Annotation: Predicted 3D model of a 65-nucleotide RNA (transfer RNA) from a marine eukaryotic metagenome. Its mean pLDDT, the model's own confidence on a scale to 100, is 81. The sequence is in RNAcentral, with records from MGnify. Rfam family: tRNA.
RNA sequence: UCGUUAGCUCAGCCGGUAGAGCAGCUGGCUUUUAACCAGUUGGUCAUUGGUUCGAAUCCAAUACG
Numbered sequence: 001u002c003g004u005u006a007g008c009u010c011a012g013c014c015g016g017u018a019g020a021g022c023a024g025c026u027g028g029c030u031u032u033u034a035a036c037c038a039g040u041u042g043g044u045c046a047u048u049g050g051u052u053c054g055a056a057u058c059c060a061a062u063a064c065g
Stems, first nucleotide, its partner, number of pairs: 002065003007022004016053001024040005046062005
C1' cells in the first nucleotide's frame, strides 16, 4: 500500500434496507443415474468503536492474508 461480502469464485459506481455464477434443496423429464428444464433456500458485509436520519460503502483501532 492492497485485500477480507452466501458453502466456493466474485460483483456491488456518488452513503439509501446486498446480487450473479457454481454448489445445495424441491419438482418435472428419465427404467435408474447423469444431463437437461422449472422453482427455491442460504449473508452479524473480518471484529470493535465512531460520524450520519441512514454505513458493505466514510473515519479510527484491531485481526488475518